[in-house]
RNA sequence: GGCCCUAUCGUCUAUCGGCUAGGACGGAGCCUUCUCAAGGCUCAAAGCAGGGUUCGACUCCCUGUAGGGUCA
Numbered sequence: 001g002g003c004c005c006u007a008u009c010g011u012c013u014a015u016c017g018g019c020u021a022g023g024a025c026g027g028a029g030c031c032u033u034c035u036c037a038a039g040g041c042u043c044a045a046a047g048c049a050g051g052g053u054u055c056g057a058c059u060c061c062c063u064g065u066a067g068g069g070u071c072a
Stems, first nucleotide, its partner, number of pairs: 001071007010025004018055001027043005048064005
């Protein structure tokens, strides 16, 4: 340098055009208990960036950024 793949809550992940973005762990509050642990309930927390297509984009297209793989 060419080609391919990936990027979503603090972490790991679901999503294949209708999202008010779901789950687990972690975090906060409440209940329970004499206290703690365990358990139950509730809450907060995310689409890499910029454009395009579309009635509608996390999803499809283009460019860039970052990471990974492969060839030279």

The RNA shown here (transfer RNA) has 72 nucleotides and comes from Parcubacteria group bacterium GW2011_GWA1_40_21. It matches the Rfam family "tRNA". Gene Ontology term of the family: triplet codon-amino acid adaptor activity. NCBI's taxonomy places the organism under Bacteria, Bacteria candidate phyla.